[in-house]
A computed fold for a 1482-nucleotide RNA from an Alphaproteobacteria bacterium, annotated as small-subunit ribosomal RNA. The organism belongs to Alphaproteobacteria, within Bacteria. It was read from a public genome assembly. The coordinates come from a structure-prediction model, not an experiment, and the mean pLDDT is 84.
């Protein structure tokens, strides 16, 4: 010098946002396990379960310098057992059991302490015995007995002892020898060390759904006891003593130094290594000993196990090793006392599964290592591929090197301080040889670094959360790549972390979870001003202790690390101690601003009593008076002619107080409303005076506490739950009617709960304002103002909040005190406690289940919300559909097919602008297989293509003969072409999937809209703009506005019609002219008409008038045409996963002698029935005959056809003209006129007969006209729907596509030509704003509750089974201990009898096992029941979200299949309109 260097978040809730919130993941560690894989050292660690059972060895001995014997050998020695010393209370295991002075940290006094150290003093002198041994008995053994011998440092007495003990005195009380003569030893005091033991204060795990416990219980006395205090024991006495700061009981736990996580605070946890504890099969006792109530001693009882001659006995691995169980799971019956340490010994020495090696195990940390350098033709294989190419990949190969670790040979330390090395084939050095021995694993949808191909096809599977997977899976499985780690990668599981998600540090409670329904208080917590003063908090400094270890820091040693040594800091703690006095606090004085009393006033539905009023209901009596009243959307039920209802008088009961009445007032909340008295409570203003912190706050406790509801006894006029009728309805156990009973009102006593809300606890004090109102007092210019308290209400600033909002009445800043909260469900439920007469109320859980539930804003969408607006949307009209009949499409039957496709509006005369064959995709037969049709290769032919004729055959196909003989050319069978033939690639598919596309298409919709860029607000999705006044067809314009601007739409540019000019006149026209066969026909002309290029014209441009001097609006003028002039084409940004794979085009998937391809008949045309769209009609606006005028726009060459002539007719038969403003279609119809005269008709025309034409290879399934004849239903159409607003609807006929033929059907022409529109309440569609929303797949949404199956966990449940524990009794092994000891008895006393002492055996007390009665808690099963929770598309129904079609909820009682329904009260967390208050703005 250093020893503190530190704090990341992401995924899931929604269409999108924030914001709560909870689940998940990414770190870290581990005595682990388990799947894959495995080269090498070092150092660590290794039964976490069954304190289960243990075969076997081993772990605790030793001393001959304490004693005798014995054997053995020659002496000397040594060896064995005994007697004796010392150890066998250490060393070494476990964590059962303990919640306790058990542990830890800091004291304490009332104590022992072998061996050791030190000091002082002894060690004198006698006894009696015994084991071993020798003999015997008893026994299977263990072992045992009885006689006899014998030593000692075994034992006993005697002396003698101090500074030992004990006493008031007197008194008591050792010793052991052995020696090689150096010493080892004994005893006795006193010290010391060392381990022990007691006691005290503090910390120590979860339940209160364990609230009370306790008789040796607290405490005294007196006696015992122990080493030592003390109820440790015992008599008596007292009546204590623990508890809400959590006692008892119940449950889990061996506690610490530490490990671990964490930025700390904290939190889990208590292996290995230390301390301290308990335990040794299970319970109990002691013994001996300095220390044990003793793992490897002893006795008793009990389970197991073993021996045994049944008489008896033996045993305890949770020492190391090891077996066996059990488990996911844990190791060798190694070597060694070299080291280190124990134990005995004087000492050699012995002894030592303590401990040093060592073996197994990737279990854990740490080192290495499996090469290195060059090397592109970017190789070959492999993958992918847009086919080009790209990656695997410098990767390998190939060359040039190089030996680390292994390995094979040698050599060899330290550890030893003199001898002694298990480890030891040691570490470590040297040499050889070769790249040679030596790479996994796990992921690759997002969190989270890494991506493509094949399988597969809600299947097989994956998942941590979110979720993948139902035919194009970067998410299963393979493969190719890639990405992390690394001798090791992942998975399980466990803590802590992220998690501020329990918040001390560091969170919340209006609407997400969360303010008790309110006040009142005891304990507790917090507390105004000043003065002294203690020092208990506090705050400095010093001591003493926080055991090493570990963690950090600096150093050093192993090659480095891991490890291991030194030496510091550090251990944030605890006790002591000395000081300080500023806050806290204790104690003393003192003040008045908090609190409180007097005083005087006024304000009030404030409470409880008693009484007193009027109006109205309704019931009764009387009148009057007559058919009806009631009552609803409509009705009935019900009342009424026995007189209702209306109406007048009258009496009678009960309940409720209209106006005034007010975000007016009072009250703690609940709540209080006619008036009068009684009697009470509080608040608030002012004035002065008194008291002197008396104060907030409040767990537990107390009282009030709406309505429903109990109980008892009244009263009941109205209202009404339940009832019961009567409509409604698919039902209607409702909603609405009629009634009606508990109820409701009183009086007493219970319940004690509400959306009991401001969903906002209470007190204190501080921050801008404006503007209402109540009740007071002051001031002034006084109907008024200004100010000041004390309530009530609106807006607002700061500021605060996710936002909404709050904002001096706080949900802003700040103290204090108290509840309450911690993801949704399950559940405010089970059990058990307490309350209650019930009803139920209060306290309050878990299994299980899910990943969200949940606030507030936003953008949309929805309403049986609201306002504006539009639109043939209604309405006013005018023809229609739906009845008939047929035509045509669908469906459905039907069939060999009856090919397929569309399907509310947007499918249905749709695809199909035209099925006899073909088309045609479908059926049944017959046929082909490189193929009816493409391209390449190979052969062969040029007698090739193409015709012609014949046979067979339904045809297709086959056969047979015949004619025919390509083209260029370098002359090369060389080139193109064509045809056929084998064979391979392929062709061919109207097969599948419009949910895998593409193109196009309907629809909303000609609706006005959809959006961007900057800039503003907002925390953000997001707003603005685009909204707001007016106006428009229109987001059109105009004006205002934090917005300015701009796209894509609207409009306009474009086509067509209206009118003019002009330009040009043939096929077109004829006003003048002149011909005429009278026809624009020829001249002629091009004026018109018309054709078809160019131009002009309309812009709200001019007037008036409204309007805001704007837009624009209204009316007029001129004008062909007037306010977008008519119609069209032209369809923002989306929307239906809308329709087309069968127009085409295309991915994938399928078929390949058939799903391909050719033929022939047949089918799409079938017919109980339903339905769309049309045609024709029902008739007089008409029909029939009969005359006769006027169009536009298209078509013709395989075509359009005139004139002519033949049939009634369809239509033949001939053929002029004309590729067309020239010719043909081409006659237009309705229109007029005449009969018909209201009928199934002179109406209609279907069916059906019969004759006919036409097309076409062919009209039988199955064409289309015509002609005769027949002559059906229908006489105007039910509910219901549909189209049109003007040259439109009605009506009429024309043309064209397709097409051989076939139209009532598209498409397209033009004639004739109306009606009606007050209006925007309603119906359906559509645009803006707002509103509410629990929808976002957007109301075709959502969701709720019973039944019905199934799975799961769970309460209840007669019992029942086991298990703990209590209580009172029974019984009472060993043991001490207490008497007692007639029986036995060596030491001492005694001559001796005897004694004194001590044994055995008996009693008794205490207790453990064991048993009995009677409980209590806990656990498992349990017929049978209750609810709950999850499940695929099950049933009934629709309760709630919108005004959810009866607002919704909350408490409370009834009822009911089920959601619910209804009463009564309360709440707005209801919508919408209409008022009142108040604000802001003008």
């Nucleotide at each position: 010098a250093a020893a503190u260097u530190u704090g990341a978040g992401a995924g899931u809730u929604u269409g999108a946002u924030c914001c709560u919130g909870g689940c998940u993941c990414a770190g870290a560690a581990c005595g682990a396990a388990c799947g894959u894989u495995g080269g090498u050292g070092g150092c660590a660690u290794g039964c976490u379960u069954a304190a289960c059972a243990c075969a076997u060895g081993c772990a605790a001995g030793u001393c001959g310098u304490a004693c005798g014997c014995a054997u053995a050998u020659u002496u000397a020695u040594a060896u064995g057992a005994g007697u004796g010393g010392c150890g066998g209370a250490c060393g070494g295991g476990u964590g059962a059991g303990u919640a306790a002075c058990a542990c830890a940290u800091g004291g304490a006094a009332a104590u022992c302490u072998a061996c050791c150290u030190u000091a002082c003093a002894c060690u004198g002198g006698g006894g009696a015995a015994u084991a071993a041994c020798u003999a015997u008995u008893a026994g299977a053994a263990a072992u045992a007995g009885u006689a006899g011998c014998u030593a000692a440092u075994a034992c006993c007495g005697c002396a003698u002892a101090c500074g030992c003990c004990a006493u008031a005195u007197u008194g008591g009380g050792a010793a052991a020898g052995c020696u090689u003569c150096g010493g080892c030893g004994g005893u006795g005091u006193a010290a010391g060390a060392u381990g022990a033991g007691u006691c005290c204060a503090u910390g120590c795990c979860u339940g209160a759904u364990u609230a009370g416990c306790u008789a040796g219980u607290u405490g005294g006395u007196g006696g015992g006891g122990u080493a030592a205090a003390a109820g440790c024991c015992u008599a008596c006495c007292a009546a204590g003593g623990c508890g809400a700061c959590g006692a008892u009981c119940a449950g889990u736990a061996g506690c610490u130094g530490g490990u671990u996580u964490g930025a700390g605070a904290g939190g889990a946890u208590g292996a290995u290594c230390a301390g301290c504890c308990a335990c040794a099969c299970u319970g109990g006792a002691a013994c001996u000993g300095a220390g044990a109530c003793a793992c490897g001693g002893u006795c008793c009882a009990g389970a197991c196990u073993c021996c045994u001659a049944c008489g008896g006995g033996a045993g305890g691995c949770a020492g190391c090793a090891g077996u066996g169980a059990g488990g996911a799971a844990u190791a060798u019956u190694g070597c060694g006392c070299a080291a280190u340490g124990g134990g005995c010994g004087a000492a050699a020495g012995c002894c030592u599964g303590a401990c040093g090696c060592a073996g197994c195990a990737a279990u854990g940390c740490c080192a290495c290592g499996u090469g290195u350098g060059u090397g592109a033709u970017g190789a070959a294989g492999g993958c992918c591929c847009u086919a080009g190419g790209g990656u695997u990949g410098u990767a390998a190969a190939g060359c040039a090197c190089u030996u680390u670790c292994a390995a094979u040979a040698g050599g060899g330390a330290a550890g030893a301080u003199a001898a002694u090395g298990a480890c030891g084939g040691u570490a470590c050095c040297u040499a050889u040889a070769g790249a040679a021995g030596a790479a996994g694993u796990c992921c690759c949808g997002g969190c989270u670094a890494a991506c493509u191909c094949c399988g597969u096809g809600c299947c097989a599977g994956c998942a941590g959360c979110c979720g993948c997977g139902g035919u194009a899976a970067u998410a299963c499985g393979g493969a190719g790549g890639g990405g992390g780690c690394a001798a090791a990668c992942g998975u399980u599981g466990u803590u802590c972390g992220g998690a501020u998600u329990u918040a001390c540090u560091g969170g919340g409670c209006g609407u997400a979870a969360a303010g008790c329904g309110a006040c009142c208080g005891c304990a507790g917590g917090c507390g105004g001003u000043c003065u002294a003063u203690c020092a208990a908090g506090u705050u400095a400094g010093g001591u003493g202790u926080g055991a090493a270890a570990u963690c950090c820091c600096u150093g050093g040693g192993c090659u480095c690390a891991a490890c291991c040594c030194a030496g510091g800091a550090a251990c944030u703690g605890c006790a002591c101690u000395u000081a300080a006095a500023a806050c806290u606090g204790g104690u003393a004085g003192a003040c008045u601003a908090g609190a409180g009393u007097a005083u005087u006033g006024g304000a009030g539905a404030g409470g409880a009593u008693a009484g007193u009023g009027g109006a109205a209901u309704u019931a009764c009596c009387a009148g009057u008076g007559u058919a009806g009243a009631g009552g609803u959307g409509a009705a009935a039920u019900u009342c009424g002619u026995a007189g209702a209802u209306a109406u007048u008088g009258g009496u009678a009961g009960g309940a409720a107080c209209a106006u005034c009445a007010g975000u007016g007032g009072c009250g703690a909340a609940g709540g209080c409303g006619a008036c009068u008295g009684u009697c009470u409570g509080g608040a608030c203003a002012a004035u002065u005076a008194c008291u002197g912190a008396c104060g907030c706050u409040c767990a537990g406790g107390g009282u009030c506490g709406a309505a429903a509801g109990c109980g008892u006894g009244g009263g009941g006029a109205g209202c009404a739950a339940a009832c019961a009728g009567g409509a409604u309805u698919a039902g209607a156990u409702a909603c609405c009617c009629u009634g009606g009973u508990a109820g409701u009102c009183c009086a007493c006593g219970c319940c004690g709960u509400a959306a009991a809300c401001g969903a906002u606890g209470g007190g204190u004090g501080c921050u801008a304002g404006c503007u209402g109102u109540u009740g007071g007092g002051u001031c002034c210019u006084a109907a008024g103002g200004a100010u000041u308290c004390a309530g009530u209400g609106g807006c607002u600033a700061a500021g605060c909040u996710a936002a909404c909002g709050c904002a001096u009445u706080a949900a802003g800043c700040a103290c204090c005190c108290c509840g309450c909260c911690u993801g949704g469900g399950g559940a405010g439920u089970a059990c058990g406690g307490c309350c209650g007469c019930a009803a139920g109320g209060u306290u309050a859980a878990a299994a299980c289940u899910c990943a969200a539930a949940g606030g507030a804003a936003u953008u949309g969408a929805c309403g049986g919300g609201g306002a504006c607006c539009c639109g043939c949307a209604c309405a006013a009209g005018c023809g229609g559909u739906g009845g008939a009949g047929c035509a045509u499409g669908u469906u459905g039957u039907u069939u060999a097919a009856u090919u397929c496709g569309a399907a509310g509006a947007u499918a249905c005369g749709c695809g199909a602008a035209g099925a006899a064959c073909c088309u045609u995709a479908c059926c049944u037969g017959g046929g082909c297989u490189u193929g009816a049709c493409a391209u390449a290769c190979c052969c062969a032919u040029c007698a090739u293509a193409u015709c012609u004729u014949c046979c067979c055959g339904a045809a297709a196909a086959g056969g047979a003969a015949g004619a025919g003989u390509c083209a260029g050319u370098u002359c090369g069978g060389c080139u193109g072409g064509a045809u056929g033939g084998u064979g391979u690639a392929c062709a061919g598919g109207u097969g599948u999937u419009g949910c895998a596309u593409g193109g196009c298409u309907g629809u909303c919709g000609u609706c006005a809209g959809c959006u961007c860029g900057u800039g503003u607000c907002g925390u953000g999705a997001g707003a603005u703009g685009u909204u707001g006044g007016g106006u428009u067809a229109a987001g059109u314009c105009c004006c205002g506005c934090a917005a300015c601007g701009a796209g894509c739409g609207c409009a306009a540019c474009c086509c067509u019609c209206a009118u003019u000019u002009u330009u040009a006149g043939u096929u077109g026209c004829c006003a003048u002219c002149a011909g005429u066969u009278c026809g624009g026909c020829u001249g002629g002309g091009c004026a018109c008409u018309c054709u078809a290029g160019a131009a002009a014209a309309a812009c709200u441009g001019c007037c008036a008038g409204g309007g805001a001097u704007a837009a624009c609006c209204u009316g007029g003028a001129g004008g062909a045409a007037g306010g977008u002039g008519g119609g069209g084409a032209c369809g923002a940004c989306g929307u239906c996963a809308a329709g087309u794979c069968a127009u085409c085009a295309u991915g994938g998937c399928c078929c390949u002698u058939a799903c391909g391809c050719c033929c022939a008949g047949g089918g799409c045309u079938a017919c109980a029935a339903a339905c769309g769209u049309g045609c024709u009609a029902c008739a007089a606006u008409g029909g029939u005959a009969g005359a006769u005028a006027c169009a536009g726009a298209g078509g013709g060459a395989a075509g359009c056809a005139a004139u002519a002539c033949g049939g009634c007719a369809a239509c033949g038969u001939g053929g002029a003209g004309c590729a067309a403003a020239u010719c043909c279609c081409u006659a237009a119809a309705a229109a007029c006129u005449a009969c018909c005269u209201c009928a199934g008709u002179u109406c209609a025309g279907a069916u059906u007969g019969c004759a006919g034409u036409c097309u076409g290879c062919a009209a039988c399934u199955c064409g289309a006209c015509u002609g005769c004849a027949u002559g059906a239903a229908g006489u105007u159409g039910g509910a219901a729907u549909c189209g049109c607003u003007a040259g439109u609807a009605a009506u009429c006929g024309u043309g064209g596509a397709u097409c051989a033929g076939c139209a009532u059907g598209c498409c397209a022409c033009g004639g004739u030509g109306a009606a009606u529109a007050c209006g925007u309440u309603c119906c359906c569609g559509g645009g803006u704003c707002u509103u509410g929303u629990a929808c976002a797949c957007a109301c075709c949404g959502c969701c709720u509750g019973u039944c019905a199956c199934g799975u799961c966990a769970u309460g209840g449940g007669a019992g029942u089974u086991g298990u703990u524990u209590u209580u009172a009794c029974u019984c009472g092994a060993a043991g001490c201990u207490g008497g007692u000891g007639a029986g036995c008895u060596a030491a001492c006393c005694g001559c001796a009898a005897g004694g004194a002492g001590g044994c055995a055996g008996c009693c008794a007390a205490c207790c453990a096992c064991a048993g009995u009665a009677a409980g209590a808690g806990c656990a498992g099963c349990g017929a049978c029941u209750g609810g709950g929770a999850c499940g695929a598309a099950g049933u009934c129904a629709u309760a709630a979200c919108a005004a959810g079609g009866u607002a919704g909820g909350c408490g409370u009682a009834g009822g009911g299949g089920a959601a619910c329904c209804u009463g009564c009260g309360c709440c707005u967390g209801g919508a919408u309109c209409a008022c009142c208050u108040c604000c802001u703005u003008u």